[in-house]
Context: one part of a larger RNA
């Protein structure tokens, strides 16, 4: 000098863009962060619309006995929209967080062969015919609760056989094995038990296949410190055979051999997430790994598997442990290193905000629903950048301050005065863009028996904004609301007076201070930066 996720002191006008627990991977109150599909299913707890029936009450008429045409309210039933709970499907393996562990099963670069891959994509073929359950529900019952238990009923794109299977798998090449599921929309004939059959189409389902994507595995080189760590190793190193895996392999096992690693640093100990990058430097190099992006690891601590295309699974399950909470003492519940927030630790780090309008993700045919991802807003000079705090004129060089050789000098065109301007802030009006979609209408093309329906394209109509009192523009008023901090002995730009008297104090180094201190404290003056300035810490 440059830099910082900085902190502290003094000070502080505005805006844009970024950043914001580096410490206790410490403990967590509360709310939210993963749901969705009724076009898979049985249903009907609650809700809306329509219709029917009867009754109650109010209105109406009344001869006061009552009547029931009309409309309201409540109940029941049907239908329709929708839907709590349940079965089922897909997604909860993504997205988000953290860096504890791990010095190599990691990461980076470059290669490799013995693999799997839901959704998507290419292609071929198929989608026939049956069966038995279990939830929900009902009844009974246990428990304080969490949660169950028994009996009975029931549906499916849930489950299980049968048939068929070119291709697929196994094979001793003779042969053997293995699948499926339907739902919604529309419809002219024909049939009909009036439910539909049947036809068609969108979406599905099954088998095989092409690709893409993603993931697993292997090899080489590189990737910290310590020799005051020199020897380490029995599944250890290799072979044969078998098992296991999606897959090669001591991955595991049986047998056989005695190997394998090591001063080119094995083993052991300490430290550490790695990289693209960041920072400094002319470079070589050094230091570093916040934000953003890729990979890895972890999810209270340790272990384990289940489901699944994918996990040994942050907001899943089981076991053990520590801690916290509930309890009727028998037994249960929990996991913020998600977003906010609390306590604690600390020099130190923010709101228990708004919205799904956009981008993206999950589910769905779609409308849509969910989304603390994300988009925005709030707080903080934490950083970078931009702007402002006026402009011109103005010598009687005013007053005051300070210094003085008492003549004057300086503050200083500085102020006042005069003439202007109005950025930003303030007040008032107007006002883009971020919006593409989606919906319905018409036309056209594909498909089809079909001018239904569905899908694609085109046209015009309609229509969605959290931010937001948006950006921006115009108008109004008035210099009006907006400057500090450090330093002035040398290094190092900038000097004098007073006070103090080796005291009080200063200090990065050299060093100042013991009676004229340009070095301490204050005043005046000056220098440097400026909404910042200095100090401290850290790196080059």
């Nucleotide at each position: 000098g440059a830099u910082u996720g900085a902190a502290c002191g003094c000070u502080g006008g505005c805006g844009g863009c970024a950043g914001g627990c580096c410490u206790a991977a410490c403990a967590c109150a509360u709310g939210c962060a993963a749901g969705u599909c009724g076009a898979g299913c049985g249903g009907c707890a609650g809700c809306g619309a329509c219709a029917a029936c009867a009754u109650u009450g109010a209105a109406c008429c009344u001869u006061c006995g009552g009547g029931c045409u009309u409309g309201c309210u409540a109940u029941u039933u049907g239908c329709u929209g929708a839907c709590g709970a349940g079965c089922g499907g897909c997604g909860g393996a993504c997205g988000g967080g953290u860096g504890a562990g791990a010095a190599a099963u990691g990461c980076u670069u470059g290669g490799g062969a013995a693999u799997a891959u839901g959704c998507c994509u290419u292609a071929u073929g198929g989608u026939g015919g049956g069966g038995g359950a279990c939830a929900a529900c009902a009844u009974g019952u246990g428990g304080a609760a969490a949660c169950g238990c028994a009996u009975g009923c029931u549906a499916a794109u849930a489950c299980c056989g049968c048939a068929u299977a070119c291709g697929c798998c196994c094979u001793a090449u003779g042969g053997g094995g293995g699948a499926a599921a339907g739902c919604a929309g529309g419809g002219g004939a024909u049939c009909u038990u009036c439910g539909g059959a049947c036809c068609u189409c969108u979406c599905g389902c099954c088998a095989u296949u092409u690709g893409a994507u993603u993931a697993g595995c292997c090899c080489a080189a590189g990737u910290g410190a310590g020799a005051u760590u020199a020897g380490c190793u029995a599944g250890u190193u290799g072979g044969u055979g078998a098992g296991g895996u999606a897959a090669a392999g001591g991955c595991u096992c049986a047998c056989c051999a005695a190997g394998g690693c090591g001063a080119c640093g094995a083993u052991c100990u300490c430290u550490a997430g790695c990289u693209g990058g960041u920072u400094u430097g002319a470079g070589a190099g050094g230091a570093u790994g916040a934000u953003c992006a890729g990979c890895c690891a972890c999810a209270c601590u340790g272990g384990g598997a289940c489901u699944g295309a994918g996990a040994c699974a942050c907001g899943g399950c089981c076991c053990a442990g520590a801690c916290u909470c509930c309890u009727a003492c028998g037994g249960g519940a929990g996991g913020c290193a998600g977003c906010a927030g609390u306590g604690g630790g600390g020099a130190a780090u923010a709101u228990u905000g708004c919205a799904c309008a956009a981008u993206g993700g999950g589910c769905g045919a779609a409308a849509g629903c969910c989304u603390g991802a994300u988009g925005c807003a709030g707080c903080c000079a934490u950083g970078c950048c931009g702007c402002g705090u006026g402009u011109g004129u103005g010598a009687a060089g005013a007053a005051g301050g300070c210094c003085u050789u008492c003549g004057g000098g300086u503050u200083g065109u500085a102020a006042a005065g005069c003439a202007c301007u109005u950025u930003c802030a303030g007040c008032g009006a107007g006002g883009a863009g971020g919006a593409a979609a989606g919906g319905g209408u018409a036309g056209u093309a594909u498909u089809u028996a079909a001018u239904a329906a569905a899908u694609g394209c085109u046209a015009g109509c309609u229509g969605u904004g959290a931010c937001g009192u948006u950006a921006c523009u115009c108008g109004c008023a008035g210099a009006a609301g907006a400057a500090g901090c450090a330093c002035c002995g040398g290094c190092u730009a900038a000097c004098u007076u007073c006070g103090u008297g080796c005291c009080a104090g200063c200090a990065g180094c050299c060093g100042c201070g013991g009676u004229a201190a340009u070095a301490c404290g204050a005043g005046g003056g000056g220098u440097g930066c400026a909404a910042g300035c200095g100090u401290u810490a850290a790196u080059c």
Molecule: small-subunit ribosomal RNA, 5' domain
Organism: uncultured prokaryote